[in-house]
The prediction has a mean pLDDT of 84.
A computed fold for a 75-nucleotide RNA from Blastococcus aurantiacus, annotated as transfer RNA.
RNAcentral holds the sequence, with entries from ENA.
The source organism's lineage runs through Bacteria, Bacillati, Actinomycetes, Geodermatophilaceae and Blastococcus.
Rfam family: tRNA. Rfam's curators write: Transfer RNA (tRNA) molecules are approximately 80 nucleotides in length.
RNA sequence: GGGCGUGUAGCUCAGCGGUAGAGCUCUCGGCUUACAACCGAGCGGUCGCAGGUUCGAACCCUGUCGCGCCCACAA
Numbered sequence: 001g002g003g004c005g006u007g008u009a010g011c012u013c014a015g016c017g018g019u020a021g022a023g024c025u026c027u028c029g030g031c032u033u034a035c036a037a038c039c040g041a042g043c044g045g046u047c048g049c050a051g052g053u054u055c056g057a058a059c060c061c062u063g064u065c066g067c068g069c070c071c072a073c074a075a
Base pairs, nucleotide, nucleotide: 001071002070003069004068005067006066007065010024011023012022013021018055026042027041028040029039030038048064049063050062051061052060
């Protein structure tokens, strides 16, 4: 330098053009003498960033940044 994959909630990940979700964590409540487990409820994300296409974009296109892998070049 070229190619491929990946980036979504505090963490692990779903979502594949039509109002962003699950599990865990956390908070509150229930249960218990109490704690854990269990049960119920809640908090939490302008989807890496910037543009574009579209009536509508996490999703498609372009650029760019981080991470991983492969190839090439140089040494």